[in-house]
Context: one part of a larger RNA
RNA sequence: GAUUGAACGCUGGCGGCAUGCUUAACACAUGCAAGUCGAACGGUAACAGGAGAGAGCUUGCUCUCUUGCUGACGAGUGGCGGACGGGUGAGUAAUACAUGGGAAUCUGCCCUGAGGUGGGGGAUAACCUGGGGAAACUCAGGCUAAUACCGCAUGAUCUCUACGGAGCAAAGUGGGGGACCUUCGGGCCUCACGCCUUGGGAUGAGCCCAUGUCUGAUUAGCUAGUUGGUGGGGUAAGAGCCUACCAAGGCGACGAUCAGUAGCCGGCCUGAGAGGGUGGACGGCCACACUGGGACUGAGACACGGCCCAGACUCCUACGGGAGGCAGCAGUGGGGAAUAUUGGACAAUGGGGGAAACCCUGAUCCAGCAAUGCCGCGUGUGUGAAGAAGGCCUGCGGGUUGUAAAGCACUUUUAUCGGGGAAGAAUAGGUUGUCGUUAAUAGCGCCAACACUUGACAUUACCCGUUGAAUAAGCACCGGCUAACUCCGUGCCAGCAGCCGCGGUAAUACGGAGGGUGCGAGCGUUAAUC
Repeated sequence: GAUUGAACGCUGGCGGCAUGCUUAACACAUGCAAGUCGAACGGUAACAGGAGAGAGCUUGCUCUCUUGCUGACGAGUGGCGGACGGGUGAGUAAUACAUGGGAAUCUGCCCUGAGGUGGGGGAUAACCUGGGGAAACUCAGGCUAAUACCGCAUGAUCUCUACGGAGCAAAGUGGGGGACCUUCGGGCCUCACGCCUUGGGAUGAGCCCAUGUCUGAUUAGCUAGUUGGUGGGGUAAGAGCCUACCAAGGCGACGAUCAGUAGCCGGCCUGAGAGGGUGGACGGCCACACUGGGACUGAGACACGGCCCAGACUCCUACGGGAGGCAGCAGUGGGGAAUAUUGGACAAUGGGGGAAACCCUGAUCCAGCAAUGCCGCGUGUGUGAAGAAGGCCUGCGGGUUGUAAAGCACUUUUAUCGGGGAAGAAUAGGUUGUCGUUAAUAGCGCCAACACUUGACAUUACCCGUUGAAUAAGCACCGGCUAACUCCGUGCCAGCAGCCGCGGUAAUACGGAGGGUGCGAGCGUUAAUC
């Protein structure tokens, strides 16, 4: 000099863009953060409508009852999603990360190709009845549905194979409809969304190898599934991954092992560079989710807001037993020099579910707080010598503050008040039309046109007008380094200090004042890095 996720002191007008628990991976009250689908299913607790019956009367309204008939929908079965998104950096010095290679693998949803979707069965929640329990919850009996579950059939380019053969599948739902059939439910045809088998792709993931990756030798030896082989097992997949037997190997001064420290990288800071430091925000990867262990489900987890066991802690309890996990967003206590709101909206972008409308989304987009940083703007402009008054200095003549002020003439950024006013909006849904599908002018899909419609921010940005210099300057320093000097006070005292050093009676070095210098909504100090 540059830099910082900074803090402290003094001071503080506005805007834009960023950033904001670096400490206790300490403990957490409260609310929210993952749901959705009725076009999978039986249904109907609530709301609304319809139909039927009854009552009251004001004769078209009110009330009661019944009915899932309709819009919808609590709880339940079922599907998909809760493995993404969000947080943190405890652990980890290599099962990580970075770069470059590799072969023995899996991959829901998505794209694309081929084929199929036949015919049956038995249950079970919900519900009803009864029982246990303080509760959490739970048991027994009875009824019922499915895209839930299970056989049978058909099967291949699929799997296994001794090459003869053997084995394995599915589910329907919704819209529309001219003939024909009908038990009046529908069959049947068609379209859409699904379902099953299989090939390829895309994406994602698992595995292996090489090189690189901090300090310590006041850590020199380490190792028994250890190193290799064979048989067997196991995995989606190679492998001591596991197991039985056999052999005695494997690593190490090119630093094994042990100990300490640490998430890694793209990057960021500094520097002419080489290098040094660092890994906060943003992006990629990894690890973790009260602590330790374990598996289940699933395409994917050994799963932050899932399950089981153990432990510590907190809470409830009828003492028998139960409930919980903010390193999600806010917020609280605590620790600390120190770090924000228990805010708004799904309008946009993206995600989950759904055919869609739509629902959910503390992701996200915004707003709030903080000079924490960077950038921009302002706190007036011109004129004005009687060089006013006051202050300070003085050699008492004057000098300086100083065109500074006052005065005069202007301007109105910003602020105040009033008015206007974008962009962020693309859609979705509706109507019409062409084309495609089809038996079809239904229906559905693509495209186009038309009108309508969707904004949290938001009293937005921005623009116009109103008022009036009005609403806005400090901080550090002045001995040398280092830009900037005098007076008074003090008298090795009080004090200053980054280094050299100042202070013991004329201190440009302490304290105050006047003056000056530097930066400026900041300025200094401290800490840290180059």